[in-house]
RNA sequence: AACGAACGUUAGCGGCGCGCCUAACACAUGCAAGUCGCACGAGAAAGGGCUUCGGCCCCGGUACAGUGGCGCGCGGGUGAGUAACACGUGGGUAAUCUGCCCUCGAGCAGGGGAUAACAUUCCGAAAGGAGUGCUAAUACCGUAUAAGACCACGACCUCAAAAGAGGAUGCGGUCAAAGCUGGCCUCUAUAUAUAAGCUAGCACUUGAGGAUGAGCCCGCGGCGCAUCAGCUAGUUGGUGAGGUAAUGGCUCACCAAGGCUAAGACGCGUAGCUGGUCUGAGAGGAUGAUCAGCCACACUGGAACUGAGACACGGUCCAGACUCCUACGGGAGGCAGCAGUGGGGAAUCUUGCGCAAUGGGUGAAAGCCUGACGCAGCGACACCGCGUGAGUGAUGAAGGCCUUCGGGUUGUAAAGCUCUGUGGGGAGAGACGAAUAAGUGCAGCCUAAUACGUUGCAUGAUGACGGUAUCUCCUUAGCAAGCACCGGCUAACUCUGUGCCAGCAGCCGCGGUAAGACAGAGGGUGCAAACGUUGUUCGGAUUCAUUGGGCGUAAAGGGUGCGUAGGUGGCGUGGUAAGUCGGGUGUGAAAUUUCGGAGCUUAACUCCGAAACUGCAUUCGAUACUGCCGUGCUUGAGGACUGGAGAGGAGACUGGAAUUUACGGUGUAGCAGUGAAAUGCGUAGAGAUCGUAAGGAAGACCAGUGGCGAAGGCGGGUCUCUGGACAGUUCCUGACACUGAGGCACGAAGGCUAGGGGAGCAAACGGGAUUAGAUACCCCGGUAGUCCUAGCAGUAAACGGUGCACGUUUGGUGUGGGAGGAUUCGACCCCUUCCGCGCCGGAGCUAACGCGUUAAACGUGCCGCCUGGGGAGUACGGUCGCAAGAUUAAAACUCAAAGAAAUUGACGGGGGCCCGCACAAGCGGUGGAGUAUGUGGCUUAAUUCGAUGCAACGCGAAGAACCUUACCUGGCCUUGACAUGUAUCUCUAAGCACGUGAAAGCGUGUGAGUGUCGAAAGACACAAUUUACACAGGUGCUGCAUGGCUGUCGUCAGCUCGUGUCGUGAGAUGUUGGGUUAAGUCCCGCAACGAGCGCAACCCCUGUGAACUGUUGCCACUCUCUUUAUUGAGAAGCACUCUGUUCAGACUGCCCUGUGAAACGGGGAGGAAGGUGGGGACGACGUCAAGUCAGUAUGGCCCUUACGGCCAGGGCUGCACACGUACUACAAUGCCCAGUACAGAACGAUCCGAGACCGCGAGGUGGAGGAAAUCUAGUAAAACUGGGCCCAGUUCGGAUUGGAGGCUGCAACUCGCCUCCAUGAAGCCGGAAUCGCUAGUAAUGCCGUAUCAGCUACGACGGCGUGAAUACGUUCCCGGGCCUUGUACACACCGCCCGUCACAUCAUGGAAGUCACUUGUAGCCGAAGCCGGUGCGCCAACCAGCAAUGGAAGCAGCCGCCUACGCUAUGAGCGGUAACUGGGAUG
Repeated sequence: AACGAACGUUAGCGGCGCGCCUAACACAUGCAAGUCGCACGAGAAAGGGCUUCGGCCCCGGUACAGUGGCGCGCGGGUGAGUAACACGUGGGUAAUCUGCCCUCGAGCAGGGGAUAACAUUCCGAAAGGAGUGCUAAUACCGUAUAAGACCACGACCUCAAAAGAGGAUGCGGUCAAAGCUGGCCUCUAUAUAUAAGCUAGCACUUGAGGAUGAGCCCGCGGCGCAUCAGCUAGUUGGUGAGGUAAUGGCUCACCAAGGCUAAGACGCGUAGCUGGUCUGAGAGGAUGAUCAGCCACACUGGAACUGAGACACGGUCCAGACUCCUACGGGAGGCAGCAGUGGGGAAUCUUGCGCAAUGGGUGAAAGCCUGACGCAGCGACACCGCGUGAGUGAUGAAGGCCUUCGGGUUGUAAAGCUCUGUGGGGAGAGACGAAUAAGUGCAGCCUAAUACGUUGCAUGAUGACGGUAUCUCCUUAGCAAGCACCGGCUAACUCUGUGCCAGCAGCCGCGGUAAGACAGAGGGUGCAAACGUUGUUCGGAUUCAUUGGGCGUAAAGGGUGCGUAGGUGGCGUGGUAAGUCGGGUGUGAAAUUUCGGAGCUUAACUCCGAAACUGCAUUCGAUACUGCCGUGCUUGAGGACUGGAGAGGAGACUGGAAUUUACGGUGUAGCAGUGAAAUGCGUAGAGAUCGUAAGGAAGACCAGUGGCGAAGGCGGGUCUCUGGACAGUUCCUGACACUGAGGCACGAAGGCUAGGGGAGCAAACGGGAUUAGAUACCCCGGUAGUCCUAGCAGUAAACGGUGCACGUUUGGUGUGGGAGGAUUCGACCCCUUCCGCGCCGGAGCUAACGCGUUAAACGUGCCGCCUGGGGAGUACGGUCGCAAGAUUAAAACUCAAAGAAAUUGACGGGGGCCCGCACAAGCGGUGGAGUAUGUGGCUUAAUUCGAUGCAACGCGAAGAACCUUACCUGGCCUUGACAUGUAUCUCUAAGCACGUGAAAGCGUGUGAGUGUCGAAAGACACAAUUUACACAGGUGCUGCAUGGCUGUCGUCAGCUCGUGUCGUGAGAUGUUGGGUUAAGUCCCGCAACGAGCGCAACCCCUGUGAACUGUUGCCACUCUCUUUAUUGAGAAGCACUCUGUUCAGACUGCCCUGUGAAACGGGGAGGAAGGUGGGGACGACGUCAAGUCAGUAUGGCCCUUACGGCCAGGGCUGCACACGUACUACAAUGCCCAGUACAGAACGAUCCGAGACCGCGAGGUGGAGGAAAUCUAGUAAAACUGGGCCCAGUUCGGAUUGGAGGCUGCAACUCGCCUCCAUGAAGCCGGAAUCGCUAGUAAUGCCGUAUCAGCUACGACGGCGUGAAUACGUUCCCGGGCCUUGUACACACCGCCCGUCACAUCAUGGAAGUCACUUGUAGCCGAAGCCGGUGCGCCAACCAGCAAUGGAAGCAGCCGCCUACGCUAUGAGCGGUAACUGGGAUG
């Protein structure tokens, strides 16, 4: 795009078409083929009229029926069968027929015998039938005639290649006929008129021709399967005969043995064919409704009759199935005609009107018949046209929907105003289609004729559709819009509901709480009386490729050669004209399509004209190319000669090394084997070593991307036989060529058969190991086999994954073989050339990778092969094989991919380089104990919540007794504890007091605030209260809706961009490389040049110095006072220390050096500090849907006398257990006692709190000083000095428990901390495993602070003191960076993914059987019928005969041939089903 469609929703009108695609299933009922009285005989009833009642007349020579003629073979239906001369196209018929029709001839004489109807008898239920009798014809039958036709014979002409045909002719033979109707009286007869006759028409007979129709034959054309490869006995041909309208094995007899087939016979399946139709740019593909041509069929099968024509849709006979009637004896029927019914189905109409038109049958005609046809009905089934209104109309109404709450949209849409009148309704008028009818009139022709007949002109009846179309008037915007879609493809977007549910879906895919994809709504988009869906065909699909594809790696080159058919084929020349090209002629039906016009108001539709129908046939011409037939040529191909190279092949012979074994000698304890072992061998003497012997197999070095061969493949040497290639040189043949379906041959390893052989090796097998297991890898043994001979097999990643042959197209280099040149004494090197084998690369090609004169380039020829993945190289069938198996080779079903090449990542028990307390080297820990603390688990009314590998677990929490607090139980409140607003209420609120209560709360009393106005009273306003409404409130949910913040990789060195360049592209380059660095830090190189975020630096602390500052800090010098003291205090001072501010300093700056430039490295000097001095803050692009809705913020959802708020009590502290993080220890480098020295940082007003006093102590009393460089906590501790302990569960260790106290606080029971006395647990250095740290670090010691009433702090964050050890090094573990490589990974190795087993579903193979269908072969039976035979029964026409009768011809009957249905036996094919079974697919 299309449709004979169907289904869903919807539906106003008209025109024009179309309408059982399925059950060629079965059919009730009606109709669809009759007509003619001008062929013939007979001839009513009813009705009407008249009546004398007997009947007569009309209808009427009408109806029904019969004989006869023509028709019924047309028209109409259907597509079952048919793969065929069935159809299409073009021819042939010299091998034929043709009723009716047309034209032209000739004729139509004279006789005969029957028979239906009818009447009557009889049989039968019926259908129907039998007998007897009468009768007519255009029915039937002789005879005559014979122009002519046909047949036989003879001879002639023409055509023809022949067979033969045509014409004319002689003789002989055979063969016709029918009348009917009208008119007339010219001739004859009777004499009104009629008959003969004449005339006209229609019939009839016989010829010739035509037209039309039909039969037969031939060339060519159009389906699938080769898993159908061989078929055929009337088969193929001949002779003769029969038969037919006619050729012919069409049939028969005889003879011969042929015929068809890879250009697809035979078989199976499917199918009516065509013009056309649909699609397509075309070529094609699909299709064969309606219309038209042909064919076939008519319930199924068979058969003939009649006829011009049939083997006959509405005829006959037989058989069968089915249905109906029946008196059970018998009968009847055939809608695939038009309607209609049942059934089937997704599905397809009225039991209508009419012969008015067109056409057909018949008739002389009127007419009759006609379900052909013309019309109407039903159906949106298709196409076409029209309408459902038009104009104006902004307050952009209302309502709906959305909203960022401003508005937007529906939307000029509506309303309103002004118009119009198609369709609808009412009324009226009213068609075209109708003319060449009959008849009548006039004229012509015929004729004796003004008759008849006929021709022309005039007149002239008739309409189913239909009171329809159309027209006019009236009527009112009134009565007339839906369907699908809105994620992308694909035009059109939002809200609500739902929550991987319900659902959607053509493909991709949507839906798991913010769905433009589901459902609804609003809005929009598309089409519109329709719109969607489904089905089917073509297109897109160059996705079967002729036009117009491919095969190295995507599917695809046969394992290799030889060669048959076939296809293709070098250079001249002559002929031919098959292909090819051009012209003419015929045909190519009409319709359709195209173009130009015309008619319906337009269009669809219809009509006219033109073109076209790309084809076929025939004829004339052309001859370039191809073919064919000749004749030449040498360049393709081949042969001859000379020569060298080679693991080319086959056979025979032969040598050495090595292994093994045997024998002998020497000799002693191991050997062998492995990652390590063990099995194994060995004291019966191994292994080792020496000698001798046997036997088999294989060929070290040479040896090489070297050579040879078609491939497989070929490797010691010699000989014999033998194939091929190559080079050189001339000569010869003269296209002999290339390819190659089938075919034939060869064909590694392994395998099979038979016979040998067997050293080594070695499937299977045995043993030992390894392992979770180990039917493996490793080890010890070991049989087939490996070897030879003769056969079979026929496959490989048989690979260059690249078929063969030929030609053409830039190069470089190596190597093997040959020839030549130059040169040399001779060679080599070198140059040229031919043939091989390689590498690199240009153009070109390629999706890319790559190929690239050895093409995957450009061309030609031929062969093989491919067409999504899986199923499957499988099943079935065939062929081959001894078997194993090979070869050929599907389908159902299933998936939306499978695949190729390249890219970026990620990953690797890949590689290279490098880094990090990563390992190693060290020091100290954890894991064991007790306790503290966090977590899990368990428990509980609640044990609130979150954090969960590293990167949760002394985390949120820098402080849970109440509070906190979010949890639980109980008691209470409801505009609320808190905010804003509106309305309302009152005088109360705050405060105070009382009652109740655990408190909160509830209740009561008292109480009178602020501002403005006013003298005051008072008023108003605010505040407050009450009530009501908006709302508050929520630590309720979602961190996977979010912001913000944070962790982590990781302070790792990376992450990117612009422009340019390269690539079809993804992308690459830059950023890689060589060095170097802590660093993508820097340098050099480079199709890159630059830039950004990161690194570093800039900032802070600290280490040195300077300047300034000088109190609360400092005290060297000076002064004063004081002390036993150089002790203390004060003044003065700011030098020093210190506080703070600002500067300086460090930059590889200098020197030496490195293999060389730079970067940089190593060493040195100077310096407080040296190569980023040490530390901190600072965290690129990003990753983990990492963490947090409970810090705050926030979308959405949820609760609203509760999931909100208040209060009391409890819980977060609960304890069989497990883990993390810590503290204290286990002791002598220690503990205890005494003495004694030295900090920094930070805090302090509800605070720090001195001296003094009390208490053993915690602490108490008290309160100087201090908002602090001034006062205080405040004695730092370890260390050091002295003493004790003496290795023990202790003078270690301090848990636990008892008692007595202190402090904070409303309150220490659950559940705080501290002190004293007493108690004195585990623990004696910690399994597997594991953590931190590289220098002022680890380790160790003490101090401070935040939170805080107090405290669980042993935590966290800071400060100072004391103060080490070790690093060879980068193999390994972990993490990371760069380059490279492989990849089937890309939610990226925590990836992907294979097979068994279990379960479920589906399709399929095998299968004992079983059931259908189709068909072959061999037989049996043998209806009807044709033909043949017979015909003793029967018999009108003709003949003979006076007759009887006979003859001729014929009929029944019988027999035979053929034969349908049916039956028997036995095969084949195909399909269904089946216990069981095999694999496959999906989940």
Overview: Small-subunit ribosomal RNA from an uncultured bacterium, 1483 nucleotides, folded computationally. It matches the Rfam family "Bacterial small subunit ribosomal RNA". Its family is annotated with structural constituent of ribosome and ribosome in the Gene Ontology. RNAcentral holds the sequence, with entries from ENA. Its mean pLDDT, the model's own confidence on a scale to 100, is 83.